This is a predicted structure of a 352-nucleotide part of an RNA (large-subunit ribosomal RNA, domain IV) from Succinimonas amylolytica DSM 2873. The coordinates come from a structure-prediction model, not an experiment, and the mean pLDDT is 88. The organism belongs to Succinimonas amylolytica, within Bacteria.
[in-house]
Context: one part of a larger RNA
RNA sequence: CUCGGGUGAAGGAACUAGGCAAAAUAGUACCGUAACUUAGGGAGAAGGUAUGCUGACGAAAGUGAAGGACUGCGCGUCCGGAGCAAGAGUCAGUCGCAGCGAAGAGGUGGCUGGGACUGUUUAACAAAAACACAGCACACUGCGAACACGGAAGUGGAAGUAUAGUGUGUGACACCUGCCCGGUGCUGGAAGGUUAAAUGAUGAUGUCAUCGCAAGAGAAGCAUCUGAUUGAAGCCCCAGUAAACGGCGGCCGUAACUAUAACGGUCCUAAGGUAGCGAAAUUCCUUGUCGGGCAAGUUCCGACCUGCACGAAUGGUGUAACCAUGGCCACGCUGUCUCCACCCGAGACUCA
Numbered sequence: 001c002u003c004g005g006g007u008g009a010a011g012g013a014a015c016u017a018g019g020c021a022a023a024a025u026a027g028u029a030c031c032g033u034a035a036c037u038u039a040g041g042g043a044g045a046a047g048g049u050a051u052g053c054u055g056a057c058g059a060a061a062g063u064g065a066a067g068g069a070c071u072g073c074g075c076g077u078c079c080g081g082a083g084c085a086a087g088a089g090u091c092a093g094u095c096g097c098a099g100c101g102a103a104g105a106g107g108u109g110g111c112u113g114g115g116a117c118u119g120u121u122u123a124a125c126a127a128a129a130a131c132a133c134a135g136c137a138c139a140c141u142g143c144g145a146a147c148a149c150g151g152a153a154g155u156g157g158a159a160g161u162a163u164a165g166u167g168u169g170u171g172a173c174a175c176c177u178g179c180c181c182g183g184u185g186c187u188g189g190a191a192g193g194u195u196a197a198a199u200g201a202u203g204a205u206g207u208c209a210u211c212g213c214a215a216g217a218g219a220a221g222c223a224u225c226u227g228a229u230u231g232a233a234g235c236c237c238c239a240g241u242a243a244a245c246g247g248c249g250g251c252c253g254u255a256a257c258u259a260u261a262a263c264g265g266u267c268c269u270a271a272g273g274u275a276g277c278g279a280a281a282u283u284c285c286u287u288g289u290c291g292g293g294c295a296a297g298u299u300c301c302g303a304c305c306u307g308c309a310c311g312a313a314u315g316g317u318g319u320a321a322c323c324a325u326g327g328c329c330a331c332g333c334u335g336u337c338u339c340c341a342c343c344c345g346a347g348a349c350u351c352a
Base pairs, nucleotide, nucleotide: 001347002346003345004344005343006342007341008340010338011337014336019333027051028050029049030048031047036041038172052094053093054092055091056090057089062084063083067079068078069077070076071074095099107331108330109329110328111327112326113325114323115322119131120130135170136169137168138167139166140165141164147156148155149154173318174317175316176315178248179247180246183245184244185241186240187239188238189237192236193235194234198230203225204224205223206222207221210217211216249267250266251265252264253263276310277307288304289303290302291301292300
């Protein structure tokens, strides 16, 4: 020096990113327990008192003998209380610094963010606010179901049948969940437009019988092109639908101090953000401003609203209980520190 353990004057978190680590609390009985609350909880809240040993007295509860009564007779019923253990508690005494004397054995309280909760997770750097969850909602599915696996047979779904099954979103509970269907999607509609394969009208060309003196014309057939007509879904089109994907404005003026604008004008849009919340797990400017806490506070709590860039199941706002969850504060406690010291062990190291 490293590791494991012990003690410490005065102070007591001044340490530090952070009370990390350590210290402290601790059993049992009794007394006593706040806000809040979903009335269950919170709660072992908090905070107190007692606790050893010796002697005396000793309740309740346990077991239940002898004996007695009744008898439908039995291993019956009802009285009865001996004995045996058991000792709550009360009183008196007594020892120590200390009596749950060792071991084992909650630190506590306050404010707040997040997630309701128990649970699950990155085996071996992340346990969480992530996942799941009960509950809520939407959509599909009438049974040879939808859906999934498979090339198929077939199987699961399900030996189930819409109070069922599948998919998606949200995530207990309470109060709620506003406006927009123009775009994208989905559902429905069928008048019109467009449109595939298929069909193959017409026309053109090649070849060639035939005609013609020649130039040339040229039937049928066979080919090569052309592509009229008919032709479904889809798309265009018309509606519906947002707990479908999603979206939810700008400028100017105006009140008898000033400031502000209930009010008015105008442009644009499918519609212009409602309730609630708000410097927030979201606020750039920003350590915003005010209040609280501290002697002093970029964090914290309460407000304000100028929301760069909250906002309603991509859920909004609250919320008791819960959490190896995040932030802040206080009490207790301490070698975390001021500031280190000593002791007991195991290594390392030196020598043999």